Predicted 3D model of a 73-nucleotide RNA (transfer RNA) from an uncultured Clostridia bacterium. The coordinates come from a structure-prediction model, not an experiment, and the mean pLDDT is 83.
[in-house]
RNA sequence: GCUUCUAUAGCUCAGUUGGUAGAGCAACAGAUUCGUAACCUGUAGGUCGGGAGUUCGAUUCUCCCUAGAAGCU
Numbered sequence: 001g002c003u004u005c006u007a008u009a010g011c012u013c014a015g016u017u018g019g020u021a022g023a024g025c026a027a028c029a030g031a032u033u034c035g036u037a038a039c040c041u042g043u044a045g046g047u048c049g050g051g052a053g054u055u056c057g058a059u060u061c062u063c064c065c066u067a068g069a070a071g072c073u
Base pairs, nucleotide, nucleotide: 001072002071003070004069005068006067007066010025011024012023013022019056027043028042029041030040049065050064051063052062053061
């Protein structure tokens, strides 16, 4: 320098022909317990890496940029 892939909650990750985003763990609250842990119930937490374009509508499609991973030279 070229090619491919990844970027979504604090962490690990889903998200399907484009129609207002979810799970597990963690956090908080409640219940239980003499108390703690575990188990159970609930709550909160996201401008979907940044910018632009297409569209009535973009996490999703197109382009550029940023960061990371792998490969080739």